This is a predicted structure of a 71-nucleotide RNA (transfer RNA) from a Candidatus Aenigmatarchaeota archaeon. RNAcentral holds the sequence, with entries from ENA. The coordinates come from a structure-prediction model, not an experiment, and the mean pLDDT is 81. It matches the Rfam family "tRNA".
RNA sequence: GCUAGGAUGGUGUAACGGUAGCAUAGAAGCCUGUGGAGCUUCAGGUGCGGGUUCGAAUCCCGCUCCUAGCC
Repeated sequence: GCUAGGAUGGUGUAACGGUAGCAUAGAAGCCUGUGGAGCUUCAGGUGCGGGUUCGAAUCCCGCUCCUAGCC
């Protein structure tokens, strides 16, 4: 340099173009002789810039970064 895949809460991982879920971690409360476990609730996220669309995490273009392969 070329090709392919990927980037989503602190972490991991889902999501036909139509309210972005789940697990774990965190906070508060309940429960408990204590701790743990359990139950309830809360907060927290789509890499960046454009385009298409009534509507984009999703489709298109460019960029950045990561991984693998080729040379």